[in-house]
RNA sequence: GCCGAUGUGGCGGAACGGUAUACGCUACGGACUUAAAAUCCGUUGGAGGGAAACCUCCAUGUGGGUUCGACUCCCACCAUCGGCACCA
Numbered sequence: 001g002c003c004g005a006u007g008u009g010g011c012g013g014a015a016c017g018g019u020a021u022a023c024g025c026u027a028c029g030g031a032c033u034u035a036a037a038a039u040c041c042g043u044u045g046g047a048g049g050g051a052a053a054c055c056u057c058c059a060u061g062u063g064g065g066u067u068c069g070a071c072u073c074c075c076a077c078c079a080u081c082g083g084c085a086c087c088a
Stems, first nucleotide, its partner, number of pairs: 001084007010025003018068001021059001027043005045058005061077005
């Protein structure tokens, strides 16, 4: 240099172009216990609002594009990994 794969919460990881954050782990709160462990229940991307229920906005590596609608398709770029080439 060429080709390919991958990039999504704190972590692993899902999602046919149609409610992103499923599911698991972790963490937090609660139940149970004399106490703990285990187990069970609830919550668990970020920001803002709200007493709460809940509501609004933003985010899938970055920047654009197509589309009513994009993690998904197209273009450029970045990073990581793999293969190939070059190595006079």